[in-house]
Order: sequence, then C1' cells, then structure tokens
RNA sequence: GGACGGGUAGUGUAGUGGUAGCACGCCGCCCUCGCAAGGCGGAGGCCGCGGGUUCGAAUCCCGCCCCGUCCA
Repeated sequence: GGACGGGUAGUGUAGUGGUAGCACGCCGCCCUCGCAAGGCGGAGGCCGCGGGUUCGAAUCCCGCCCCGUCCA
C1' cells in the first nucleotide's frame, strides 16, 4: 500500500430505512437477623468522525480515523 471483518450504554453484544434493545455491571426499593440469590423500578447511548441520498439513516452511498485478520 491492497482485500476482508469490526467500531452501538461502564463491559460484551443484537438491531440491514420508520420510537435504539438485551445480558452483565451500577443506583434505589422489596425480601433476609445479615449477605448472596431472587422480585420490582431507575440512571446510563453525539450508534467512530465528516459529507451525500431520502419525507425519514445506527442501517444505503462517498471520504477519513481506529482495531483485528490476510496479502504485498
């Protein structure tokens, strides 16, 4: 330098055009003598960055950045 995969909540991830979800973790309450487990509720996301297409973009297109694998 090129090809491919990936970047979404603190962490791991789903979501391929129409309200951003799940699990763990965190906070509060219930339960317990207490803790864990369990139950209920809550906070937490510029969807890597910029632009384009569209009534509407995490999703499609272009450029760039970062990580990984392979090739040179």
Molecule: transfer RNA
Organism: Candidatus Njordarchaeota archaeon